[in-house]
RNA sequence: AUCGCAGAAUCGGGAGAAUCCGGGGCCGCUUGCCCCGGUGCCGAAGGAGCAACCGCCCCGGUAAACUCUCAGGCGCAAGGGACCGUUCCUGCGAA
Numbered sequence: 001a002u003c004g005c006a007g008a009a010u011c012g013g014g015a016g017a018a019u020c021c022g023g024g025g026c027c028g029c030u031u032g033c034c035c036c037g038g039u040g041c042c043g044a045a046g047g048a049g050c051a052a053c054c055g056c057c058c059c060g061g062u063a064a065a066c067u068c069u070c071a072g073g074c075g076c077a078a079g080g081g082a083c084c085g086u087u088c089c090u091g092c093g094a095a
Base pairs, nucleotide, nucleotide: 002094003093004092005091006090007089009087011085012084013083018039020038021037022036023035024034025033026032040074041073042072046070047068048067049066053061054060055059
């Protein structure tokens, strides 16, 4: 230096789902905005659950983008965002 695996950083892309109902506040009023409660909804932070399969077979191990929605999220924007790609670093292994 090359390849593979794991982790971190950088840049780019990155979806879904009510600004519904009620109350209160800000503003001279409306619009608008904010807070609280209720219901409805979403799945791609995190979390939880299970199959095949395996085992020392009472039982246990073990997966997801599947399922559940605890958490999180649901006008625009911001932020977050699994995953994909770029660049680069660290560790391990291989020839």
This is a predicted structure of a 95-nucleotide RNA (Glycine riboswitch aptamer) from Rhodobacter sp. Har01. NCBI's taxonomy places the organism under Bacteria, Pseudomonadota, Alphaproteobacteria, Rhodobacterales, Rhodobacter. Its mean pLDDT, the model's own confidence on a scale to 100, is 79.